[in-house]
The RNA shown here (Glycine riboswitch aptamer) has 97 nucleotides and comes from a Rhodospirillales bacterium.
């Protein structure tokens, strides 16, 4: 300089699950009961933001200690949006050689 790997990205592509449920409140627009929207509350349900727990192995011993698994506190159940993650691009770090 090249580099396994590894970190980040308000560049671009993909990207799953689960009730457009129900009842009162407030708002908007149509016009007199409907639509839409936002929040509480009640049940039913998801797991791929986040968060929490768990194994072997290593270790003299304590402690700590993983995930897409496990719960679901948080989140989320048309669409839009979010989205673990993936591949590209851009940036950084770098072991051997």
């Nucleotide at each position: 300089a090249c580099g396994a790997u590894c970190c980040c990205u308000g560049g671009c592509g993909g990207g799953a699950g689960a009730g457009a449920c129900c009842g009162g409140c407030g708002g908007a627009c149509c016009c007199u009961g409907g639509u839409c929207c936002g929040g509480c509350g009640g049940c039913g349900c998801c797991g791929a933001a986040g968060g929490a727990g768990c194994a072997a192995a290593c270790g003299c011993c304590c402690c700590a200690c993983a995930a897409a698994c496990u719960c679901u506190c948080a989140g989320g159940c048309a669409a839009a949006a979010g989205g673990a993650c993936c591949g590209c691009g851009g940036g950084g770090a770098g072991a051997a050689g």
NCBI's taxonomy places the organism under Bacteria, Pseudomonadati, Pseudomonadota, Alphaproteobacteria, Rhodospirillales. Of the family's consensus pairs, 84% are formed in the model. The sequence was found by an Rfam model in a public genome assembly.